[in-house]
Order: sequence, then structure tokens, then C1' cells
RNA sequence: GGGGGUAUAGCUCAGUUGGUUAGAGCACCGGUCUCAUAAACCGGUGGUCCCGUGUUCAAGUCACGGUGCCCCUA
Repeated sequence: GGGGGUAUAGCUCAGUUGGUUAGAGCACCGGUCUCAUAAACCGGUGGUCCCGUGUUCAAGUCACGGUGCCCCUA
């Protein structure tokens, strides 16, 4: 240089043919329990869905460009 994959919560990841609210586990905060802690259980906070543009009534999802990371290849 060429080709492919990937980017969603602090972390690991789901998200169906583009549609009705953006979610789970862990972590964190509060509570119950306990002499206390842990565990368990209940509740809660946390997102410009990597950036930009476009298509569409509607974009995490589609198209184009850019950036980071991973793999193959020269």
C1' cells in the first nucleotide's frame, strides 16, 4: 500500500426487516438482613449509540467520508 472486521453506560456486551421507551450482567449509590462486614434480596444513578455529512415521515441500525483498535496480505 491492498483486503476484511470492529466502535452502544465506568467495564464486558445485546439491540430482530429502519418504527412504538436504548437494554442486560458486573461495578457504583441507597435500603433490608447482621453486633459488624461479606453474601443474598429490593430499589436507584449513569448514554450526544466514535466524529461529520447524506437518505428517510422516522437512523444505534442504511449510504459516503474521517478517526481509533484488531486480523489477513504485500
The prediction has a mean pLDDT of 81. This is a predicted structure of a 74-nucleotide RNA (transfer RNA) from an Oligoflexales bacterium. Its Rfam family is "tRNA". It is annotated as a transfer RNA. The source organism's lineage runs through Bacteria, Pseudomonadati, Bdellovibrionota, Oligoflexia and Oligoflexales.